[in-house]
A computed fold for a 72-nucleotide RNA from Candidatus Woesearchaeota archaeon UBA525, annotated as transfer RNA. Lineage of the source: Archaea > Nanobdellati > Candidatus Woesearchaeota. It was read from a public genome assembly.
RNA sequence: GCGUCUGUAGUGCAGUGGUUAACAUACGAGCUUCCCAAGCUUGUGACCCGGGUUCGACUCCCGGCAGACGCA
Numbered sequence: 001g002c003g004u005c006u007g008u009a010g011u012g013c014a015g016u017g018g019u020u021a022a023c024a025u026a027c028g029a030g031c032u033u034c035c036c037a038a039g040c041u042u043g044u045g046a047c048c049c050g051g052g053u054u055c056g057a058c059u060c061c062c063g064g065c066a067g068a069c070g071c072a
Base pairs, nucleotide, nucleotide: 001071002070003069004068005067006066007065010025011024012023018055026044027043028042029041030040031039048064049063050062051061052060
């Protein structure tokens, strides 16, 4: 330099055009317990950036940025 793949809560991930953006974990509060842990309830927190297509974009297209792998 070229190609392929990936980018979503603090972390791990699902979501392939119309969802309340799901789940686990973490964190806060409450219940329980002599205390801790575990368990139960509840809350907080996310679509890498810019543009385009569309009535509607996390999703499709273009460019950029970052990472992984391969070739040179």

Overview
It matches the Rfam family "tRNA". Rfam describes the family as follows. Transfer RNA (tRNA) molecules are approximately 80 nucleotides in length. The family's RNA type in Rfam is transfer RNA.